[in-house]
RNA sequence: CUGUGCUAGGUGGGGAGUUAGCGGUGCCCUGAACCUGCAACCCGCUAUAGCAGGACUGAAUCCCCUCCUUGAGGUUAAGCUGGUGCAGGCAAUUUUAUACAAGACAGCGAUGAAGACUGGGCCCUAUACAGCGGAGACCUACAAACCCCGCCAGGUCCGGAAGGAAGCAGCGGUAAGUAGUCAUCUCCGGGUGAUGUAGGACCACCUAGUUGGAGCUGUUCUAUGUAUAAAAUCCUGUGUCAGUCUUAAUCGAUUGGAGGGUGCACAG
Numbered sequence: 001c002u003g004u005g006c007u008a009g010g011u012g013g014g015g016a017g018u019u020a021g022c023g024g025u026g027c028c029c030u031g032a033a034c035c036u037g038c039a040a041c042c043c044g045c046u047a048u049a050g051c052a053g054g055a056c057u058g059a060a061u062c063c064c065c066u067c068c069u070u071g072a073g074g075u076u077a078a079g080c081u082g083g084u085g086c087a088g089g090c091a092a093u094u095u096u097a098u099a100c101a102a103g104a105c106a107g108c109g110a111u112g113a114a115g116a117c118u119g120g121g122c123c124c125u126a127u128a129c130a131g132c133g134g135a136g137a138c139c140u141a142c143a144a145a146c147c148c149c150g151c152c153a154g155g156u157c158c159g160g161a162a163g164g165a166a167g168c169a170g171c172g173g174u175a176a177g178u179a180g181u182c183a184u185c186u187c188c189g190g191g192u193g194a195u196g197u198a199g200g201a202c203c204a205c206c207u208a209g210u211u212g213g214a215g216c217u218g219u220u221c222u223a224u225g226u227a228u229a230a231a232a233u234c235c236u237g238u239g240u241c242a243g244u245c246u247u248a249a250u251c252g253a254u255u256g257g258a259g260g261g262u263g264c265a266c267a268g
Base pairs, nucleotide, nucleotide: 001268002267003266004265005264006263009057010056011055012030013029014028015027020046021045022044023043024042034054035053036052037051038050063261064260065259066258067257068256073251074250075249076248077247078246079245080243081242082241083240084239085238086237087236088235089234093232094231095230096229097228098227099226100225101224102222103221104219105218106217107216108215115211116210117209118208119207120206121205123200124199125198126197127196128195129193130192132189133188134187135186136185137184139180140179141178142177148173149172150171151170156165157164158163
């Protein structure tokens, strides 16, 4: 160096997640991607970090390492934009509300506006009167088997008699009381009053008079002004969610290239 047989290795990798950690199942990316069994309330392991069984390839284009390049995709952070929650704010913007002013319209006003002065009312207290309500008196009617009155038939009692006594029913009357009338009188009361008197109050309102001499009142009105208040698609801060967005960091499949490393046996 050649040939034969074999062995290590290889027959995909990565990201997030999970985990003390590693790998796998599951998700995502990549794409040339052996087979079977196991596994998210997970499965197998421990730095040589899936296990078990089988198949193919096999020491090099093919296995391993380093460097350069390209770079799908993922993750993290910051920013930007948008949504949403919380807290705060009103210099500016917007909206809403209110007040005042200005305007517009309508009405009143020289048969006298606003304002000023005086009086009265409205209001409060007391009292009088009236009225209302209640109670009582007065009046009417009824009203006591006996223990109320008068007259007391009959009967009873006393008496020789004349006569006398008590007295039921009945009749008449009366008391307590009951009912009625509401005319009159007395007392009491009040969310009573077109009333009188006295005192008080008198901001406002109503009203009369005097003075005054031109304003006054109203509105589902307003591309108006000022002020105040509240809120916001406004401002500030903060939390959270999202993004064919931007930047940075990190992991990184993959593409291309350079360099290096790795056996055993036998035969010639």
Predicted 3D model of a 268-nucleotide RNA (Bacterial large signal recognition particle RNA) from a bacterium. Its mean pLDDT, the model's own confidence on a scale to 100, is 76. The sequence was found by an Rfam model in a public genome assembly. Rfam family: Bacterial large signal recognition particle RNA. The family's RNA type in Rfam is non-coding RNA gene. The model forms 93% of the base pairs in the Rfam consensus.